Background
Transfer RNA from a Candidatus Woesearchaeota archaeon, 74 nucleotides, folded computationally. Model confidence (mean pLDDT): 83 of 100. It matches the Rfam family "tRNA". Gene Ontology term of the family: triplet codon-amino acid adaptor activity. By type it is a transfer RNA. Lineage of the source: Archaea > Nanobdellati > Candidatus Woesearchaeota.
RNA sequence: GGGCCGGUAGUUCAACCUGGUAGAACGUCCGCCUCGCUAGCGGAAGGCUGCGGGUUCAAAUCCCGCCCGGUCCA
Numbered sequence: 001g002g003g004c005c006g007g008u009a010g011u012u013c014a015a016c017c018u019g020g021u022a023g024a025a026c027g028u029c030c031g032c033c034u035c036g037c038u039a040g041c042g043g044a045a046g047g048c049u050g051c052g053g054g055u056u057c058a059a060a061u062c063c064c065g066c067c068c069g070g071u072c073c074a
Stems, first nucleotide, its partner, number of pairs: 001073007010026004020057001028044005050066005
């Protein structure tokens, strides 16, 4: 330098192919339960989807460039 894969909640990952208001688990907080804690049950907060631009009525998703990580080739 080139090919491929990945970057989304505090963490681990879905959703992308086939555009239509972004979810799960764990964690955190509140409540219930308990003498109390853990566990269990219910609820809540938490994301401008790596950055910039383009297409579109509408972009996490499609297109272009860039950044970071992994891997392969040279």